[in-house]
Context: one part of a larger RNA
Order: sequence, then structure tokens, then C1' cells
RNA sequence: GAACGAACGCUGGCGGCAGGCCUAACACAUGCAAGUCGAACGAAGUCUUCGGACUUAGUGGCGCACGGGUGAGUAACGCGUGGGAACCUACCCUGAGGUGUGGAAUAACUGUUGGAAACGACAGCUAAUACCGCAUAUUCCCCAAGUCCUUGGCGGAUUUGGGGGAAAGAUUUAUCGCCUUGGGAUGGGCCCGCGUUGGAUUAGUUAGUUGGUGAGGUAACGGCUCACCAAGACAGCGAUCCAUAGCUGGUCUGAGAGGAUGAUCAGCCACACUGGGACUGAGACACGGCCCAGACUCCUACGGGAGGCAGCAGUGGGGAAUAUUGGACAAUGGGCGAAAGCCUGAUCCAGCCAUGCCGCGUGAGUGAAGAAGGCCUUAGGGUUGUAAAGCUCUUUCAACGGUGAAGAUGAUGACGGUAGCCGUAGAAGAAGCCCCGGCUAACUCCGUGCCAGCAGCCGCGGUAAUACGGAGGGGGCGAGCGUUGUUC
Repeated sequence: GAACGAACGCUGGCGGCAGGCCUAACACAUGCAAGUCGAACGAAGUCUUCGGACUUAGUGGCGCACGGGUGAGUAACGCGUGGGAACCUACCCUGAGGUGUGGAAUAACUGUUGGAAACGACAGCUAAUACCGCAUAUUCCCCAAGUCCUUGGCGGAUUUGGGGGAAAGAUUUAUCGCCUUGGGAUGGGCCCGCGUUGGAUUAGUUAGUUGGUGAGGUAACGGCUCACCAAGACAGCGAUCCAUAGCUGGUCUGAGAGGAUGAUCAGCCACACUGGGACUGAGACACGGCCCAGACUCCUACGGGAGGCAGCAGUGGGGAAUAUUGGACAAUGGGCGAAAGCCUGAUCCAGCCAUGCCGCGUGAGUGAAGAAGGCCUUAGGGUUGUAAAGCUCUUUCAACGGUGAAGAUGAUGACGGUAGCCGUAGAAGAAGCCCCGGCUAACUCCGUGCCAGCAGCCGCGGUAAUACGGAGGGGGCGAGCGUUGUUC
């Protein structure tokens, strides 16, 4: 000098754009943050012009694995980059084929009944795109055999034989679905090379450990798991251990090399009270799902139950320190739905804060009797100073009145009577902070008297202090200015 998610002191007019718990991954009152479909299904209820319409607890489907938060853990194939082969992929696109025939339940409901509650128990009834058989099989899966291609091997194509496996309907009659299968797209799982903090006052580490055979398991390769066999594997090019840390695109600084850093935005990862586990599902070992254990909080009739803000607001606490218990789905996007539409604290907006960057204003011209006052003075004067007053003007911004958008392809505007535009009045409503010994731009007087105090370094102060305090004057920056902290 530059920078900051800053804080503190003094001061503070407006606007645009951005940013806003860096600390306790501390505990959380309250509200909201994931639903939707009646064009899958029965039932109940309401209205009825008797045509029907509507509402929904339940069964069922899809979604809830996205979106949003946080950075505790992690020194790791976690991330970055470049490759690889043994895999999966709901919804979507595209190709081929099919959608036949039966059955048994169950919630809701009714009845009885337990419990303070949470929530149940028993009996009976009923539907489906819920569940289960049988049939069919272009393809698909498994086994066996043959042919061709290729090879180091795995494998690929094809033929034959045997075995196995599907389906669901709805409505407004035009569609939407359902099943099997090939391909695509998208998303993901896995493996490897290289790179990725400090410590040797951490030198040895390791028994599923390293490899093999076989088996199991997985969507898939693999000690992933198991049995047996062998004794290996890693390490001074730093294993192991300890400490610290999410990684990156980037950001700050710097001429660069480099150094520091990883807020906001974007990609990846990890986590969801703490630890463990699986279930469902195309996908989770699942933030607002389940089970177990633990700590904590709450309810209780003491028998037993309920909860998880590192979602958006908000509260307490911690702290130098960080905002509203706001509006709207109008736009963009997401979920469901044939659609109308519903939901969406994602998002878009508004509120608060000079936290930052940028822009604008606080007036312009004229005005010497160089007024008054202040300060200094050698008492002549000098300076404040064209500064003020006065005169002549202007009206940005703010204020008031009117008008009034774009954002919305047909309708629909939270923002918002906002931005903008027009008009009205009047210099009117709007300047401070730090410094003045040298470094370093800027000097005098008074007070004080090694006191009170200043100070980044050198150093000032003990009776004329340009260094302390006040005043006048001056310098710098300016809605900011200084101080502190941190980085280069």
C1' cells in the first nucleotide's frame, strides 16, 4: 500500500447492487418447511332441479433418496485430474410382442371391549390398478451340445434340445395405463496412475494381515465374507503413530514466481441429538421414516407414553459480533394429477444493519466597508476571509400532489400505487472524523510543570512544550473517518 463475512469509538442525507452466527455440530417454546391423485377402490356424509355434483378418514399408486441446512468427522481413491471394466438405472425417448382365465383375503365399516393417554384387542362384512394361482412366451433367464469369429485367456455371434418366468384396468371413447424384451438418454456404484498439511522429541507396522484354491455374497470386480493352504504385505522415495484440516473451481495479495485462504456463488464429499442396525424401494442404511441402546427434555391416572430447528423465522446461552416468529406462489423450478388444480420458508420479493462496493447530494454566481466576533500581535497591523451578510439564480436528492409500467407468448403481478414520468414550494431537510516533533502533508497562544498525560518507532513532559490539555489557525479523507485484529 492492498484486502476483510469483520468488531470497537465518534459521526451519519439519499439511492443501486451485493453481503449478514467466523463463537456452542450448545439447548430449543411456537408457527410453517412434502404432499398429491375420486380418471385405481369400496364406504360414509352433504347438496340435489333426481340427471347428478361435491367432501373426504381408509385401502391403493407416485413422490417423500430431489430441493433446503451444516462442516462435526475425514490426511481418505475423500477431493482434483486423466484413464478403466465386472455393473445398476423409477420417471423419459425409441423398436418388437402381449394384455387370456380363475381364486382367497383385508382395511375402512358394524358390534363387543382394554387403556389416563399414546394406542389397541376380538368377532363379523366388503372392493380394487392391493394379493395369489393357471394358461400363453417374439424376446428374456438357466443347463447341455454343435458351428463360426477372435484370442495369451476371457469372450462375441448363431443353431438345436431340455427347464423356468408376465400382465390391470380407468374414463368424457379418445386416450391414459399394465406386462415381457432390445436400444438410447440421464443419474449412479466400482477399480487404477498422478497430485493433495505439519511432526522422526513417532521407526518399525500388520494375522483376514499378504497371496492362492474352493465356496458364499453383491447390481457388479474384489479377503467383501468363510473353509483350507502358503508366509507373506507395507516402510527412510517416511510405513505406523500423533496433531491439524472437509476438497475443488475459485478468493486475497503480488510485476511475476509465489504466499495466504476455501464466507457468499458453483461442483463433489460427509453428517442429521450420540452410537448401532436393518426394512421399504429403481434408488436410503433415509434431516422433518422405523427398531435397539444412551444422554437430555416433556406428559402421566405411576401402569406407561412423546420428542429431536446443522430447514425458514424466532428464543435462551456463548460471544467483540451477525437480521423479520414478514408477503406471494405473479415469475423460475420441483412433486402429484388426464386436466382443473393442490402443495412448495426451494424460489421470487419485502423488512433490519454505512457490513462492503458504486453513484449522487448537502447549492451556484456575484459580493471588500476586506463588516462584526474570534485568535495572534512588534499594538502599526496580520489572519479567519469571498468566508459571512447582502444581491441575482437553480431545484439534483429528499418532501407534497398527480400519473403510472416492463417483468405476462391467451389468462394470472407478491413486489407495488414500486420504478419511471409530470407538476408544486423553497436554499430550503442533509458534515463529520483523524492529524499537525521527525518518519509524514500541516504552527501559534494559553494552561500544566518528570505532574497530569502522549506514544507505531525514535522519543516528548522537571516554568516560555510546534510532542501533554484547551483554543485559534492549518493539513488529509469525506457519509464517512480513525483504532484494533488477520493475510499478502
Source information
Small-subunit ribosomal RNA, 5' domain from a metagenome, 488 nucleotides, folded computationally. The prediction has a mean pLDDT of 87. The RNAcentral record of the full RNA draws on SILVA.